Small-subunit ribosomal RNA, central domain from a metagenome, 523 nucleotides, folded computationally. The full RNA is in RNAcentral, with records from SILVA. Its Rfam family is "Eukaryotic small subunit ribosomal RNA". Clan: SSU clan. Its family is annotated with ribosome and structural constituent of ribosome in the Gene Ontology.
[in-house]
Context: one part of a larger RNA
RNA sequence: AUGCAGCUAAAAAGCUCGUAGUUGGAUGUCUGGCUCUGUGUUGCGGUCCACCGCAAGGUGAGCACUGCGGCGUGGAGUCUUCCUCUUGAAUGGCGUGUGUGCGCUUGAUUGUGUGUGCGCGUUGUUUGGGAUCUUUACUUUGAAGAAAUUAGAGUGUUCAAAGCAGGCGAUUGCUUGAAUAUAUUAGCAUGGAAUAAUGGAAUAGGACUUUGGUUCUAUUUUGUUGGUUUCUAGGACCGAGGUAAUGAUUAAUAGGGGUAGUUGGGGGCAUUCGUAUUUAAUUGUCAGAGGUGAAAUUCUUGGAUUUAUGAAAGACGAACUUCUGCGAAAGCAUUUGCCAAGGAUGUUUUCAUUAAUCAAGAACGAAAGUUAGGGGAUCGAAGACGAUCAGAUACCGUCGUAGUCUUAACCAUAAACUAUGCCGACUAGGGAUUGGUGGAAGUUUUUCAUGACUUCAUCAGCACCUUAUGAGAAAUCAAAGUUUUUGGGUUCCGGGGGGAGUAUGGUCGCAAGGCUGAAACUU
Numbered sequence: 001a002u003g004c005a006g007c008u009a010a011a012a013a014g015c016u017c018g019u020a021g022u023u024g025g026a027u028g029u030c031u032g033g034c035u036c037u038g039u040g041u042u043g044c045g046g047u048c049c050a051c052c053g054c055a056a057g058g059u060g061a062g063c064a065c066u067g068c069g070g071c072g073u074g075g076a077g078u079c080u081u082c083c084u085c086u087u088g089a090a091u092g093g094c095g096u097g098u099g100u101g102c103g104c105u106u107g108a109u110u111g112u113g114u115g116u117g118c119g120c121g122u123u124g125u126u127u128g129g130g131a132u133c134u135u136u137a138c139u140u141u142g143a144a145g146a147a148a149u150u151a152g153a154g155u156g157u158u159c160a161a162a163g164c165a166g167g168c169g170a171u172u173g174c175u176u177g178a179a180u181a182u183a184u185u186a187g188c189a190u191g192g193a194a195u196a197a198u199g200g201a202a203u204a205g206g207a208c209u210u211u212g213g214u215u216c217u218a219u220u221u222u223g224u225u226g227g228u229u230u231c232u233a234g235g236a237c238c239g240a241g242g243u244a245a246u247g248a249u250u251a252a253u254a255g256g257g258g259u260a261g262u263u264g265g266g267g268g269c270a271u272u273c274g275u276a277u278u279u280a281a282u283u284g285u286c287a288g289a290g291g292u293g294a295a296a297u298u299c300u301u302g303g304a305u306u307u308a309u310g311a312a313a314g315a316c317g318a319a320c321u322u323c324u325g326c327g328a329a330a331g332c333a334u335u336u337g338c339c340a341a342g343g344a345u346g347u348u349u350u351c352a353u354u355a356a357u358c359a360a361g362a363a364c365g366a367a368a369g370u371u372a373g374g375g376g377a378u379c380g381a382a383g384a385c386g387a388u389c390a391g392a393u394a395c396c397g398u399c400g401u402a403g404u405c406u407u408a409a410c411c412a413u414a415a416a417c418u419a420u421g422c423c424g425a426c427u428a429g430g431g432a433u434u435g436g437u438g439g440a441a442g443u444u445u446u447u448c449a450u451g452a453c454u455u456c457a458u459c460a461g462c463a464c465c466u467u468a469u470g471a472g473a474a475a476u477c478a479a480a481g482u483u484u485u486u487g488g489g490u491u492c493c494g495g496g497g498g499g500a501g502u503a504u505g506g507u508c509g510c511a512a513g514g515c516u517g518a519a520a521c522u523u
Base pairs, nucleotide, nucleotide: 004494006492008474012491014364016362017361021357022356023355026249032079033078034077035076036075037074038073039072040071041070042069043068044067045066046065047064048062049060050059051058052057084131085130086129087128088127089126090125091124092123093122094121095120096119097118098117099116100115101114102113103112104111135197136196137195138192139191141189142188150181151180154164155163166175167174168173207243208242209241210240211239212238213237214236216234217233218232254354255351256350257349258347259346260345262343263342267339268338269337270336273317274316277313278312279311281309282308284306288299289298325332326331369410370409371408372407373406374405379403383399384398385397386396421490422489423488425482426481428466429465430464433461434460435459436458437457438456439455442453443452444451470477471476496523497522498521505516506515507514508513
């Protein structure tokens, strides 16, 4: 592992990409006939045996021998499917030719039967050399795998744990054991060829075959030795023909690409608008204004608050705003333009396994924080003050620095939550809704619109409702189902509470800190 869990009890990395790893769609020979040979069962007989019977015949039994048929089941060969080719050696079967021995036979080596030697053809078995070969996993059988141990056979240690003994006969002796099994991975040999991989012919440098040339090597034989050339034999290479059904599986409700009309508050850059806030200016009026539970700090005849007019600045983008959209997540909402990207849908388009999930590694990653600039309207950690209070270092109020905004760089964490990994399949009913596509007939501004509504189907989304012959400890869940009827693929992670996400080490960071990450002890 078989065989645990991961929404809430411990627990799914914030998110995506991605190498090693792991896993990976369907598809190529299937189905029959014939012959031979075992084996199991069953039916009908025959011979043998027993009994009855004068006989004909009848009954029964043994599977002792044997014939035919039915129903299964196993093996071998062949149709039809190469079982590699070549060269030797040994040895069988069959056919044929020839020599020879014997028996019978003939007038006769005439004919026949049976041995034996040799040659040829054919077909087997064993063995040696050479050439040529897809490779494994899996499974069968065998050899091998030290004994003791274990399981287990035999055996009256008096029983037993044990032991490997013993038993019979009885003065001489005879005789049986000391089995067997298991022994897993790897290795060796062997049968199988389903399953899972792998290879082959696509610029044919492909297969088989015929033929020509180039080139290399040199064993024999030409009386001997040497040289050269040819023939011949064996490599290699290059041409020219011939043969063939000549050679590319399909196009996955897998995936990628193309294309069409779309779609979205997806991203970046620029541009534009809106009110509010605050400030300063001008203006009108006059005693309070702010703020609170009540007050006070605070501002105010140097005119506060309030009214009006335009202005500036920096933020933000109300209502519309939704159980709606987009994005990998974080996240994204004024207008317009530009830039590249994405999803779904449609498709009688294309490639053809290109895929899924992922250690290492990488991109992005709210808010806060850090560094250097810019900007600083609002709000506002720290801080100051006023209150409250037993106290208040808080909640409430008035100020207010860093910050909040932006540029360039860091940081890499959140209740980064759906507290629910990703991919694939199946299991149930419903009405809405977003995007695409296809249809149907109705409505409309006034006509023919492809527009907008109404409606049906379908694909892909965000969700919801009702029910579980399902699941769960329950809350609840169409997934958290298809799980003791337990295995679709793959990654991460948890093992009582604390100590502790601490110490230490490593590594990253300017720092803050991040990642990795214990133990003693305690309960």